Molecule: Bacterial RNase P class A
Organism: Planctomycetota bacterium
């Protein structure tokens, strides 16, 4: 000084000044007025994972379905994080990951190639050993047979290099890898290192169906309480058929009155009306509170408590936990948090100018809370920091 790679931070700030939303204190009969505090994000986005919270009697077992898939660990849980292996890309710092199982069982590998697994060999080599045939003390030639090594086709071709061996060749035989087995050693563990056996089941795809460990009631703030208002009932089914996303077992909840008829005033049975369930039409009202912004108690002052927020120590390689202090941060409902003006801050452009000034511009990205929280993705004008790696150069 250049290239890179993880990783944090902001992404506007102070005044006045009109306005808008919530609380609070004061006046005020409400409405209003007048002070004083707050008022949109790192992603408020996607709705793509988890849960808090609610409501359905048990939310029980069971198939089915669906989610995850090295190890350990952290967390209320998650497909999050976090350190590790083991594979691949990277010179590296990193990065990535379709990481359980092909010897359960099924399917698929186009074209191409002789062939893509029961894998019968195209183009070729041999032809030792058998037959035969021409020339003859040896040679040619064809056949039966042997080959699977070299060539060709492919993402992949009966492990893969090389060395001997053979008629020619091959795990045929040796070495070294790989491939399976089994012992030692470390390591929680994934697995790592090392010995010895063995000629060795062709390979690949399971992000193809499938198997094999684990995990999952369902539904969702448009959950759900409460008040008011207001109409118009009428068909059909049932005594368990109902009942908790599909099915099935358990389990529960109904199974009640009355009037008449049959009979013997009984039991029991039929009818009919009401009630209870379930469904189907059709009519009514779509408003106001609360959920809703830490939460519970108290008259305050406080006190308790929160997977809440900052700092600080202390563990722990981290991810994260412990202690102690300090704090309580928008709550709207057709939807607010916003307009100017000045100054800083910052981007830009021009001019000058040692160390910086001056003028003009703009206020810029992505973007807009609707219970809430932990992630994950994904989109971002400029502006800084940390701490690593490779190359060049000086000392």
């Nucleotide at each position: 000084a250049g290239a890179g790679u993880g990783g944090g931070u902001c992404g506007g700030g102070c005044g006045g000044u009109c306005g808008c939303c919530g609380g609070c204190u004061u006046g005020u009969u409400u409405a209003c007025a007048a002070g004083c505090c707050g008022g949109a994000g790192g992603a408020a986005a996607g709705u793509c994972c988890g849960a808090g919270c609610a409501g359905g009697a048990c939310a029980g077992g069971g198939c089915a379905c669906g989610g995850u898939g090295g190890u350990g660990g952290c967390u209320a849980a998650c497909a999050g994080c976090c350190a590790c292996c083991c594979g691949g890309g990277g010179c590296a710092a990193c990065c990535c990951g379709c990481g359980g199982g092909a010897a359960a069982g099924u399917g698929c590998c186009g074209c191409a190639g002789a062939a893509a697994a029961u894998a019968c060999a195209c183009g070729g080599c041999c032809g030792a050993u058998g037959u035969c045939c021409c020339c003859a003390u040896g040679g040619g030639a064809a056949c039966a047979g042997g080959c699977a090594a070299a060539g060709g086709u492919g993402a992949a071709a009966u492990g893969g290099u090389g060395c001997g061996g053979u008629a020619a060749g091959a795990g045929c035989g040796c070495a070294c890898c790989g491939c399976g087995g089994c012992g030692c050693c470390g390591g929680u563990g994934a697995c790592g290192g090392u010995g010895c056996c063995g000629g060795c089941a062709g390979g690949g795809c399971a992000a193809a169906c499938c198997c094999c460990a684990c995990c999952g009631c369902c539904u969702g703030c448009a959950a759900g309480a409460c008040c008011a208002a207001g109409c118009a009932g009428c068909c059909g089914g049932a005594c368990a058929a109902c009942u908790c996303g599909g099915c099935c077992c358990g389990g529960g909840u109904a199974c009640g009155a009355g009037c008449g008829g049959c009979u013997a005033u009984a039991a029991g049975u039929c009818g009919c009306u009401c009630a209870u369930c379930c469904g189907g039409c059709g009519g009514g009202u779509a408003g106001g509170u609360c959920g809703c912004u830490u939460g519970c108690c108290g008259c305050a002052a406080g006190g308790c408590a929160g997977a809440g927020c900052c700092a600080a120590c202390c563990g722990g390689c981290a991810a994260c936990g412990g202690u102690c202090g300090g704090u309580c941060a928008a709550g709207a409902u057709a939807a607010a948090u916003g307009g100017u003006c000045g100054c800083c801050g910052c981007c830009c452009g021009c001019c000058u100018u040692u160390u910086a000034g001056g003028c003009g511009g703009g206020u810029u990205a992505c973007a807009g809370a609707a219970c809430u929280c932990g992630g994950c993705u994904u989109a971002c004008a400029g502006a800084c920091c940390c701490a690593c790696u490779c190359u060049u150069u000086u000392a």